The RNA shown here (c-di-GMP-I riboswitch aptamer) has 89 nucleotides and comes from a Gammaproteobacteria bacterium. Lineage of the source: Bacteria > Pseudomonadati > Pseudomonadota > Gammaproteobacteria. The model forms 95% of the base pairs in the Rfam consensus.
């Protein structure tokens, strides 16, 4: 310098679930906990999926329902970008 295929060692992260807090929600953060992960490090640029208080509309009211070039969530859905330990070449 290169790739992302992983034998060992040392380390890393942490699904479900439980508790607390935040959020209308999807979900997030902290603690516990490990299903898994070689980028399960970081970034919403593209696609997917999910949510939607408020808004607009329907509805006599309420409950409820519908809409979107809106607002969000997901990087542990995939692609892409970017950085990278040990080992390998």
């Nucleotide at each position: 310098g290169c790739a992302a295929u992983g034998u060992a060692a040392g380390g890393g992260c942490a699904a479900a679930c439980c508790c607390g807090c935040c959020g209308u929600a999807a979900g997030g953060c902290g603690g516990g906990g490990a299903c898994g992960c070689a980028a399960a490090g970081c970034c919403u640029c593209c696609g997917g999926u999910c949510u939607u208080a408020g808004g607009u509309c329907c509805g006599a009211u309420a409950g409820g329902g519908a809409c979107a070039u809106g607002a969000g969530a997901u990087a542990g859905c995939g692609g892409g970008g970017u950085u990278g330990c040990c080992g390998g070449c």